Molecule: Bacterial RNase P class A
Organism: soil metagenome
């Protein structure tokens, strides 16, 4: 750092799940007994990507808005993995040195030559270049000189500051200096050359232009709708409520009033049709009394009634979705590997306020007291992080202790 394990046997009582036989149970659905079997993870955990699979949305385009970012492959996808490239740091080897080679190691590694914007502190200077100490020339003035001082001027090589400082390293050059000049190294231009690419070498040409930062804004190129198994389908009481259908009347008496008719000169009176409102009488229909008959009593009787069948819609309840699947072991094969393929062979929780748990015995690690020079022996504590909830693939975090590399 990679792989694996994750207490191990036995009894006794439960819990939950499939079959199977048996009792109720008119069947069935269901229940309750027995009897075989199955019953958490390596992370089941966080719910951070990615996807199956349901419902809902949706002409097509463009904005916006999130994420994603070297190359190639792997895979149903992925921000994952596997293999390469470039850089970043650690060690070593080499070289005058810069850099060069080897080995380990880290990552959100497009774009900083489109714009805008930021760079704290120290520092002279943080990007239209800058001069604190220093270094050098020239003039003055002091001094026998070594040197000071004061003005003007050239330096960016040495100090100093900073995470960073205007390419580097060595030689030559200079008054001292600098790409001033050379040779390597790095950088830009365009060429060949190998390589799927990314990117590498290699000559040619320029002395160098264009600090950092995009996990600031932005820019470029790809991607992407939404909400989740409480998703969804389906069966369905009980009460209330929607719908539609059915559902039993005549007679009488007073009053009032529209209309028509006759009488009458007028007033007014009569008759009729219907229409309110009371009020008897007999029916009807339901409730209650009281199961039933009678018989009281209430309350309706022509239309939104009481009642009575029917429908449909959600509830409560129950069924599915539910675990045979990107499945799990082994063998060969292709392939540097991720990782695919064939062939053999297996069925591994499906609960739903939520099962998978209790003791009790032996031993296994682990601590740890006592006895023994030791071997040992006798005793006492005592298993880690944590649990399925539709299901895969990852990534992260948690983990007592052993195993093999």
């Nucleotide at each position: 750092g990679g792989a694996c394990c994750g207490g191990a046997c036995g009894g006794u009582c439960g819990c939950u799940c499939u079959u199977g036989c048996c009792g109720c149970g008119u069947c069935a659905a269901g229940u309750g007994g027995c009897a075989c079997g199955g019953g958490a993870g390596g992370a089941a955990a966080g719910u951070c990507c990615g996807a199956a699979c349901u419902c809902c949305g949706c002409a097509g385009a463009g904005c916006a808005g999130u994420g994603u970012g070297c190359c190639g492959g792997a895979u149903a996808a992925c921000g994952u993995c596997c293999g390469g490239g470039a850089g970043g740091c650690u060690g070593g080897g080499u070289u005058c040195a810069a850099g060069c080679c080897c080995a380990g190691u880290c990552g959100a590694c497009g774009g900083a030559a489109a714009g805008u914007g930021c760079c704290a502190c120290a520092g002279a200077a943080a990007a239209c270049g800058u001069a604190c100490c220093g270094c050098c020339c020239c003039g003055g003035c002091g001094g026998c000189a070594a040197c000071g001082c004061c003005a003007g001027g050239g330096u960016a090589a040495g100090g100093g500051u900073g995470a960073a400082a205007a390419g580097g390293u060595g030689c030559g050059g200079u008054a001292a200096g600098a790409g001033c000049g050379c040779a390597c190294c790095g950088c830009c231009g365009a060429c060949g050359c190998a390589g799927u690419a990314a990117u590498g070498c290699g000559g040619c040409g320029g002395g160098c232009a264009g600090g950092g930062c995009a996990a600031a804004c932005c820019c470029c190129a790809c991607a992407c709708g939404g909400a989740g198994c409480a998703a969804g389908a389906c069966c369905a009481a009980a009460u209330a409520g929607g719908g539609a259908g059915g559902g039993a009347g005549u007679c009488u008496c007073g009053g009032g009033u529209u209309g028509g008719g006759c009488u009458g000169a007028a007033a007014a009176g009569c008759c009729u049709c219907g229409u309110c409102c009371g009020g008897g009488a007999c029916g009807c229909g339901u409730g209650c009394c009281u199961g039933c008959u009678c018989g009281g009593c209430g309350c309706g009787c022509c239309a939104c009634a009481a009642c009575c069948u029917c429908c449909g819609g959600g509830u409560a309840g129950g069924u599915c979705g539910c675990u045979u699947g990107a499945g799990c072991c082994g063998c060969g094969c292709a392939g540097u590997a991720a990782u695919g393929c064939u062939c053999g062979g297996c069925c591994c929780a499906g609960a739903g306020g939520a099962a998978u748990g209790a003791c009790c015995g032996u031993c296994c690690a682990g601590c740890u007291g006592g006895a023994g020079c030791a071997a040992u022996c006798c005793g006492g504590c005592g298993g880690a992080c944590a649990a399925a909830a539709u299901u895969c693939g990852g990534c992260u975090u948690a983990c007592a202790g052993g195993u093999c590399c």